Small-subunit ribosomal RNA from an uncultured bacterium, 1451 nucleotides, folded computationally.
The sequence is in RNAcentral, with records from ENA.
Model confidence (mean pLDDT): 85 of 100.
Rfam family: Bacterial small subunit ribosomal RNA.
RNA sequence: GUUUGAUCAUGGCUCAGAACGUACGCUGGCGGCACGCCUAACACAUGCAAGUCGAACGCAGUAGCAAUACUGAGUGGCAGACGGGUGAGUAACAUGUGGGAAUCUGCCUUGUGGUUCAGGACAACAUUGGGAAACCGAUGCUAAUACUGGAUAAGCCCUUACGGGGAAAGUUUUAAUGCCAUAAGAUGAGCCCGCAUUUGAUUAGUUAGUUGGUGAGGUAAUGGCUCACCAAGACAAUGAUCAAUAGCUGAUCUGAGAGGAUGAUCAGCCACACUGGGACUGAGACACGGCCCAGACUCCUACGGGAGGCAGCAGUGGGGAAUCUUGCACAAUGGAGGAAACUCUGAUGCAGCGAUGCCGCGUGAGUGAAGAAGGCCUUUGGGUUGUAAAGCUCUUUUGUAGGGGAAGAUAAUGACUGUACCCUAAGAAUAAGGUCCGGCUAACUUCGUGCCAGCAGCCGCGGUAAUACGAAGGGACCUAGCGUAGUUCGGAAUUACUGGGCGUAAAGCGCGCGUAGGCCGUUGAGUUAGUUAAUUGUGAAAUCCCAAAGCUUAACUUUGGAACUGCAAUUAAAACUGCUCGACUAGAGUUUGAUAGAGGAAAGCGGAAUACAUAGUGUAGAGGUGAAAUUCGUAGAUAUUAUGUAGAACACCAGUGGCGAAGGCGGCCUGCUGGGCAUCCGCUGACACUGAGGCGCGACAGCGUGGGGAGCAAACAGGAUUAGAUACCCUGGUAGUCCACGCCGUAAACGAUGGGUACUAGGUGUCUGGGGGAGCGACCCCCUGGGUGCCGGCGCUAACGCAUGAAGUACCCCGCCUGGGGAGUACGGCCGCAAGGCUGAAACUCAAAGGAAUUGACGGGGGCCCGCACAAGCGGUGGAGCAUGUGGUUUAAUUCGACGCAACGCGAAGAACCUUACCUAGGCUUGACAUGCUGGAGAAAGCUUGCGGAAACGUGAGCCCCUCUUCGGAGUUCCAGCACAGAUGCUGCAUGGCUGUCGUCAGCUCGUGUCGUGAGAUGUUGGGUUAAGUCCCGCAACGAGCGCAACCCUCACCCUUAGUUACCAGCGGGUAAAGCCGGGGACUCUAGGGGGACUGCCGGUGCCAAACCGGAGGAAGGCGGGGAUGACGUCAAGUCAUCAUGGCUCUUACGUCUAGGGCUACACACGUGCUACAAUGGGCCGGACAGCGGGUCGCUAGCUCGCGAGAGUAUGCCAAUCCCCAAACCGGUCCUCAGUUCGGAUUGUAGUCUGCAACUCGACUACAUGAAGCUGGAAUCGCUAGUAAUCGUGGAUCAGCUACGCCACGGUGAAUACGUUCCCGGGCCUUGUACACACCGCCCGUCACGCCAUGGAAGUUGUGAGCGCCCGAAGUCGGUGUCGGAACCCGCAAGGGACCAAGCCGCCUAAGGCGAGCGCAAUGACUGGGGCGAAGUCGUAACAAGGUAACCGUA
Repeated sequence: GUUUGAUCAUGGCUCAGAACGUACGCUGGCGGCACGCCUAACACAUGCAAGUCGAACGCAGUAGCAAUACUGAGUGGCAGACGGGUGAGUAACAUGUGGGAAUCUGCCUUGUGGUUCAGGACAACAUUGGGAAACCGAUGCUAAUACUGGAUAAGCCCUUACGGGGAAAGUUUUAAUGCCAUAAGAUGAGCCCGCAUUUGAUUAGUUAGUUGGUGAGGUAAUGGCUCACCAAGACAAUGAUCAAUAGCUGAUCUGAGAGGAUGAUCAGCCACACUGGGACUGAGACACGGCCCAGACUCCUACGGGAGGCAGCAGUGGGGAAUCUUGCACAAUGGAGGAAACUCUGAUGCAGCGAUGCCGCGUGAGUGAAGAAGGCCUUUGGGUUGUAAAGCUCUUUUGUAGGGGAAGAUAAUGACUGUACCCUAAGAAUAAGGUCCGGCUAACUUCGUGCCAGCAGCCGCGGUAAUACGAAGGGACCUAGCGUAGUUCGGAAUUACUGGGCGUAAAGCGCGCGUAGGCCGUUGAGUUAGUUAAUUGUGAAAUCCCAAAGCUUAACUUUGGAACUGCAAUUAAAACUGCUCGACUAGAGUUUGAUAGAGGAAAGCGGAAUACAUAGUGUAGAGGUGAAAUUCGUAGAUAUUAUGUAGAACACCAGUGGCGAAGGCGGCCUGCUGGGCAUCCGCUGACACUGAGGCGCGACAGCGUGGGGAGCAAACAGGAUUAGAUACCCUGGUAGUCCACGCCGUAAACGAUGGGUACUAGGUGUCUGGGGGAGCGACCCCCUGGGUGCCGGCGCUAACGCAUGAAGUACCCCGCCUGGGGAGUACGGCCGCAAGGCUGAAACUCAAAGGAAUUGACGGGGGCCCGCACAAGCGGUGGAGCAUGUGGUUUAAUUCGACGCAACGCGAAGAACCUUACCUAGGCUUGACAUGCUGGAGAAAGCUUGCGGAAACGUGAGCCCCUCUUCGGAGUUCCAGCACAGAUGCUGCAUGGCUGUCGUCAGCUCGUGUCGUGAGAUGUUGGGUUAAGUCCCGCAACGAGCGCAACCCUCACCCUUAGUUACCAGCGGGUAAAGCCGGGGACUCUAGGGGGACUGCCGGUGCCAAACCGGAGGAAGGCGGGGAUGACGUCAAGUCAUCAUGGCUCUUACGUCUAGGGCUACACACGUGCUACAAUGGGCCGGACAGCGGGUCGCUAGCUCGCGAGAGUAUGCCAAUCCCCAAACCGGUCCUCAGUUCGGAUUGUAGUCUGCAACUCGACUACAUGAAGCUGGAAUCGCUAGUAAUCGUGGAUCAGCUACGCCACGGUGAAUACGUUCCCGGGCCUUGUACACACCGCCCGUCACGCCAUGGAAGUUGUGAGCGCCCGAAGUCGGUGUCGGAACCCGCAAGGGACCAAGCCGCCUAAGGCGAGCGCAAUGACUGGGGCGAAGUCGUAACAAGGUAACCGUA
């Protein structure tokens, strides 16, 4: 950072830091110091890595006359057990640390004592044999510091304490140096012990030399180390055995620390040396560059036989992401040999390669604004790159060239090396990149792309305006490096010792008893194990830290100090813990007598109900449901009465009452039995608490055996419901439910809260004890225990909530948790008759999953309320014909838009051309239209007219020959050119503006305050009331704003003012009649201004108030009727085609002009209307009464003509003046219920009018024609009063008209509303929620398809360890030892003895073979589930009462 609309908390994932023996990508100037096969302990060509000594010895050779010197192979001595490499094995006394006793120790140091007398050989060598070779053999000669014997023994060793035993070497001679014995030291090594030392219990038992003893053997030495005998032990839950992994440490990295991870380089220890075994020699090995054997591999071979071991230094192949030169030198340091010179030394010192790391330096410095050019952006003004560059003035680190030139060396000796370093010269000269720029996280713009290409650590970007992709400009960071990948620690308090949790987020075992263990009251004494203090030893060096010093500095190195928090020993202390002894009673237990109780198990008894049976009465139904049916019933049901039988359960009492550890327990009585509790007096004397394993109990369902079976009832059957209905509903019905015995061992076994103890305000019920007071009593009051409820304070909690029965404050013990899914699954083990239970993973996958609370929205949740919402009524639509709009279809085009309500007589208040955007055809290209500039012309404009053409247009003729002027020019028109115009082209999902809709619904908010961790709440809720968030009352709220209402217009009444074109009562005139005239200002009316209505008055209701109901008066009464007026917002609602506008697109065309056509098509479907279907009607004749409006390109009187539309003529009127101008209605008459005298479609003919023009495509008239239609299915619309219904009239647009549309106007003029259950919409409060794109939401499972990992599986293959048997090399040990053998003894000798020894025998034993099992891994036809995957199928299980409440266990 990331779960949410937002919030808090939980919780995982991810990032920023540091580090690395690193690798990869891009880039790369110099130097110093370090480091460099982490993989195949894979295989190795070649060279080198251990020799040396002639002052131990002989021989041979070379040189020399010789003396002598040198060389070579041998005998002999010392060293090859060090140094160097590697980490395979090893979970171990291997390592670390601290101790211990039963040991050895070459060379070295110190001391003591010796160093005598003899002897026999063997190499080399010579001769010779075998062999390809390696090498081997025979005979003969010879020396020694090689080998052997004797003597001597201070000291030494053995001993039965008597005695016995054992040494030596010389060389050279002047020194010296060896040798032997011995005592010490030093160094090195061996052995034993305490503690520390990875993971797994899905490894629980292991062990026969095993454990101990006695004796013997063996070793340098203790010891079952080995053997004989005896005993039966030893180890293990404090984890034996087994399996897996691993060298250990000083230290290194990280971290605040505690910790965690690591064990390269350097240093200490160990182990190993091709694999396995073995010993020899030696002071030291079971031996990296020694030996023997076995095995694999490689090489040589004459096939008989031989040789080899880089995990030494270089180097090669191979493996791998990946790790260097077949270098120089012994100059230094160190090692071996030597008296020494010296020799050897791939140890080591140096160099080479590699940015692998750390450190240092450089790639220039100063000045320089015309803020150059170029690039990029731009609002076109400019900004930025940027003092950056150029230019000018300087410097020379590095590098280059030339010159000088150390230290390392203490006398000689320098690989490095002419190196480090110093001086001089020229010259800015030779030297900068990488990553990133959405947030985390420092750094932003343009273009390209268009869910494509791509990016991505997490969240996430990309679907035409991408700061997230790619590029560019600019910027940020680091810098000879920068990024990426991997790993470790950190952040992560995310394993919590420091330092977490468990009511609901993951997490308390279903409950008890109890073992080990942990832990434990008061007091005294002792002890000193823990503890504390001091001292001593040790804790290698290096590292880390501090202070200095040396390289120009730093890294690096050196010196000193501190530290190494550890272990051990000694001394001291005695508070606390432990231990031992003693004491106490407050914890715990116990005795007596009481007490409440569905506590348990057993036996007996009871009544109601149900079912069945029998019998009676009785007749046609019963039963059941939303409605039905299956079912029962005339063979008599249901109903009712009586009797009997059976099984199960116990109404009322009954109660957040009781009992029990939990599960659980309910009729009554009896005996048996467990536990609790209260009170008092005693007793014991810490006996307590918890409790891993273990043992027991443990609802329902289920299982086994045997009973029982009334009711109920899985499965099953039938009937319904339904799209389906393997369900919900109904009728039946078997297991089961019941009993006995035995299993199972699980539940949402819940208070989702483990047990114990102590402490911390209260109030109020209830059950059950004890005490006191009052009262005659029922009973009342107070105190005090034990249970069980409710409310509530502190405190706690994420909140909800808990709150003396804590989820508060503490202590003790146990259990459990560590993201979601996969999964409580798989495998293994244990238990079970089975079902299954307990224990219990991983791969893979996601960035969340989950808790509490908040605001909304929603509910086939609740409450209250409203609306022509329903109901009550009136009239329609849906059926017919026509008109009109839409869809669809058609078409060259049928231009475009609008799509539930809220598109469809809508934009369009009027498509024949025009309009017009569409199609076809023909033209134009600075354009039909605007502005500016440059150049030209001055009639090219305009008017008249001819030709082609459909016109546009093209091409002619005639008339005309610009205006002003300060003479510079300006204006105007045209032509050519340049900028530009133009677009009803796209995007209403880039926008402004305007509009619709919820809705004229009563709501929507803010400030301050208060509450809450917070989102938010309060106010705005509540009680009344209203049309209203209207008003009143109450209230942690008090106020305010936008809405409501009012203010505005109009209608209804009155007054007043004014009186023409309106009016005419009275007066006068006048007519056939007429406000016609004089006049009037009364009336109507007109249009200005006022008044009037406010619950103001009365009565009632309302606790008060607000208000409501009724009444009076009034033209009007409770908002008087109607209008205008539309809050915050919702629908990405509508409109780019009214207009404006960003971006994109077209530019001889998507622009523009013209003609014709189309928008008017027509199998069909829908919406909105008109006219009808008739008698409440139609036709004809006669007679009345309006209002709003309109009128000069107009309305038109009157008159004439025409059947008529209309025509002609003519008058008035620019309008309260003239005109347009009524119909229903009333009166009369005909029609008499029919497809008609209803209805008028359609069609024919003839006309009128408008207009350039009525063919496509106008309206109207006359005559003729006379279709469908007889009141309309499901469904659906409007309307509550001057309303519906019905009747006509006017207007806009407009030449005319498709108008039956729309907007207005008046005439006539109803019915009904009980009421709010239901349908629809809305408001407020509340409730639930897994919804927030908000129910058109969310979401589950099967199936189908693709991919991935995984389980099972007949088997197959490989590997590991152990066991049993067979075979048994080399070799030690033991036995034997004919034959063989120089040393010593006896013997004159022969020979014998002693001793050695080949050979042979035996034990042990590597490798090998056989066998039965076990473990692990890989693979396997087929098969099981799981996960993931924009738009597949089927249903709708869950979330709201989710439409049958959901969920848990089981079948």